About this RNA: This is a predicted complex of two RNAs, RNase P RNA and transfer RNA, with 450 nucleotides together. Rfam match: Bacterial RNase P class A. It is annotated as a ribozyme. Model confidence (mean pLDDT): 77 of 100.
RNA sequence: GAAGGCGGACAGACGGCCGCCGCGCCCGGCAACGGGGGCGGAGGAAAGUCCGGACACCAUAGAGCGGGGCACUCUUUAACGAAGAGCGGGAGCAAUCCCAGGGAAAGUGCCACAGAAAAGAUACCGCCCCUACAUUGGGGUAAGGGUGAAAUGGCGAGGUAAGAGCUCACCGGGCCGGCGGCGACGCCGGCCGCAUGGAAAACCCUGUCCGGUGCAAGGCCAAAUAGGGGGGCGUUUCUCCGCAAGGAGAAGGGAAGCUGCUCGCUUCCUGCCCCCGGGUUGGCUGCUUGAUCCCGCCGGCAACGGCGGGGCUUAGAGAAAUGGCCGUCGCCCUUUACCGGGUACAGAAUCCGGCUUAUAGUCCGCCUUCGCUU
RNA sequence: GGGCCCAUAGCUCAGCGGUCAGAGCCGCCGGCUCAUAACCGGCUGGUCCCAGGUUCGAAUCCUGGUGGGCCCACCA
Numbered sequence: 001g002a003a004g005g006c007g008g009a010c011a012g013a014c015g016g017c018c019g020c021c022g023c024g025c026c027c028g029g030c031a032a033c034g035g036g037g038g039c040g041g042a043g044g045a046a047a048g049u050c051c052g053g054a055c056a057c058c059a060u061a062g063a064g065c066g067g068g069g070c071a072c073u074c075u076u077u078a079a080c081g082a083a084g085a086g087c088g089g090g091a092g093c094a095a096u097c098c099c100a101g102g103g104a105a106a107g108u109g110c111c112a113c114a115g116a117a118a119a120g121a122u123a124c125c126g127c128c129c130c131u132a133c134a135u136u137g138g139g140g141u142a143a144g145g146g147u148g149a150a151a152u153g154g155c156g157a158g159g160u161a162a163g164a165g166c167u168c169a170c171c172g173g174g175c176c177g178g179c180g181g182c183g184a185c186g187c188c189g190g191c192c193g194c195a196u197g198g199a200a201a202a203c204c205c206u207g208u209c210c211g212g213u214g215c216a217a218g219g220c221c222a223a224a225u226a227g228g229g230g231g232g233c234g235u236u237u238c239u240c241c242g243c244a245a246g247g248a249g250a251a252g253g254g255a256a257g258c259u260g261c262u263c264g265c266u267u268c269c270u271g272c273c274c275c276c277g278g279g280u281u282g283g284c285u286g287c288u289u290g291a292u293c294c295c296g297c298c299g300g301c302a303a304c305g306g307c308g309g310g311g312c313u314u315a316g317a318g319a320a321a322u323g324g325c326c327g328u329c330g331c332c333c334u335u336u337a338c339c340g341g342g343u344a345c346a347g348a349a350u351c352c353g354g355c356u357u358a359u360a361g362u363c364c365g366c367c368u369u370c371g372c373u374u
Numbered sequence: 375g376g377g378c379c380c381a382u383a384g385c386u387c388a389g390c391g392g393u394c395a396g397a398g399c400c401g402c403c404g405g406c407u408c409a410u411a412a413c414c415g416g417c418u419g420g421u422c423c424c425a426g427g428u429u430c431g432a433a434u435c436c437u438g439g440u441g442g443g444c445c446c447a448c449c450a
Base pairs, nucleotide, nucleotide: 001370002369003368004367005366006365007364008363009362010361012329013328014327015326016325017324018323020041021040022039023038025036026035027034028033043345047356048355050354051353052352053351054350055214056213057212058211062263063262064261065260067210068209069208070207071206072086073085074084075083076082087101088099089098090097091096102205103204107203108202110198111197124145125144126141127140128139129138130137153171154170156168157167158166172194173192174191175190176189177188178187179186180185218285219284220283221282228276229275230274231273232272233271236251237250238249239248240247241246253269254268255267256266257265278449279448280447292311293310294309295308296307297306298305299304330343331342332341333340375446376445377444378443379442380441381440384399385398386397387396392430401417402416403415404414405413423439424438425437426436427435
């Protein structure tokens, strides 16, 4: 210098003018309100809502079936399908990157067309042997041809009528043992000639995790209306108190409790629920300080954890604000130059940890390969 | 804001992973008829929403995206 890999940061700056939202302050005013001034006001993804939690209600979230997610090992974490460090396989000269990476000898099903045969059976061509009426018939053979995405370990030698793990060496595979490692696994040795294909993003099996609903959850207050119509279930029995009306308790049954079913639990039973209809379109709360951020030390390879110090990073709404214009500078494109054009993706709504997707560009750090110079 | 569903011809929909993805309506041509409709026969018409993956093979299975649709306030 060229080509490439990995990680991180920023997401224009300043000034002027005019506005918007939230919360305090000052002045005037009895008040409604008016004027002035202060502080704060989007993101790395606020997005998709794909995972995981916190929180709230339903039982302090319970049991079983069903259903769903995940899947090499160890660790981290509030939790995860996330992250870190490894193992195995694959790509690359390398840095490095990718992998939905359990089980196909638990079972069922599938593998179209072609092909003899698609998974435990098979001989189409060919090769060999026997017979022999002379081109049939019987038998052997998976080495060769052909089909297919895939053909029953590969290759070489021996062997044979021709062949074949039939035998042998090497490679591949399986089993056993030893050693190393927490483990996935690796290395070494021995044994087995080795029929047991693919696909589980087919059903399924194994292991493990998951109760449901989401801040329009939920709590408090206020206003208004007809508890109007239809429907479902129930309105049972016993005991006690009471003159009675009625009240209390128990059993059975039923209804409801935002859940696919059953059980269980809770509440209610002259009540409960569903549909239609009616009323309001109000206020307060939940609500933003948190598994929070920065720095230092310690432990750990790391993710991360512990301790100490400091900061507020304080948007929190009417489902509605966070903006617009001008000037100068910066950056990019074009041009010899002037002029000119552009400056992304995008917009909080209960809050966090991740993932995925979109994104003009600029800068920084580390590493690999090749070439040149010293 | 939250939850759920769908996408196949111009329209409405089928489509157990395997031939060139089909059916009805619509359109076009021919027949029948004096003519039109109806009827009969034939034809045209597809980015199976897009991208990636699994598989020998994807409209179908998986993942991500795009577009569209539906539901959810409180009181008695």